[in-house]
RNA sequence: CGUGGAGACGCGCCCAAUCCCCGCAAGGGGAGCCGGGGACCCGCCGGUGGCGACCUCAUCCCGCCGCCACCACCCAUGGGGUGAAUCCGAGCGAGUCGUUCGGUAGGGCUGCUCCGGCCCGAACCCGUCAGCUAACCCGGUAGGCGCCGAUGAGAGGAGCU
Numbered sequence: 001c002g003u004g005g006a007g008a009c010g011c012g013c014c015c016a017a018u019c020c021c022c023g024c025a026a027g028g029g030g031a032g033c034c035g036g037g038g039a040c041c042c043g044c045c046g047g048u049g050g051c052g053a054c055c056u057c058a059u060c061c062c063g064c065c066g067c068c069a070c071c072a073c074c075c076a077u078g079g080g081g082u083g084a085a086u087c088c089g090a091g092c093g094a095g096u097c098g099u100u101c102g103g104u105a106g107g108g109c110u111g112c113u114c115c116g117g118c119c120c121g122a123a124c125c126c127g128u129c130a131g132c133u134a135a136c137c138c139g140g141u142a143g144g145c146g147c148c149g150a151u152g153a154g155a156g157g158a159g160c161u
Base pairs, nucleotide, nucleotide: 010147011146012145013144014143018031019030020029021028022027032141033140034139035138036137037136042131046071047070048069049068050067051066052065054063078129079126080125081124082123087103088102089101090100091099092098093097106120107119108118109117110116112154113153114152
C1' cells in the first nucleotide's frame, strides 16, 4: 500500500415489528403500529318437520324471512389465516406433489414523480372450524440485509447566510 474477515457506533433498506418506563438480571408495564375472532343489516345456502315474524280489520291458507332438529348429498386433495409471494406453459420424476427452465398477477430499491436500471415473486400457521361485522374478546411488535455508489429530466423546498 492492497485484499479478505470480525466487532462497535452511526446512517440506510425490507417488515406491523418502533419508542418510553420499572427492574442487577430474568422479566414486566405502557404508547404507537399490526393481525385474528365476534351481531343486527347485507351476502352465501339441498329436502322434511317444528317454532317465530312479515303479509291481513282479524283468523286460516298461499308466499316469504329467520331460527332449531333430523335426513340426504359431497369431501379429506375439506376449509381457513398471515404475507407482494398467485397463476400458466414445457421437460423429468411422480400422482395433493417434487424438481429444472421460461413466464406471470402482485411486490421492493434507486429521498418524491416519470424515464432508465437492479431485484423478489418465499415461507409458515390453525386443525374439521371461522363471510361481512358495532360493542366486546384474544394476540404480535421478530427476523434479515447494506454502507460505497450514483441514467436523465422534472417537482419540491429543509438547513445556513
Model confidence (mean pLDDT): 80 of 100. c-di-AMP riboswitch aptamer (ydaO/yuaA leader) from Nonomuraea aurantiaca, 161 nucleotides, folded computationally.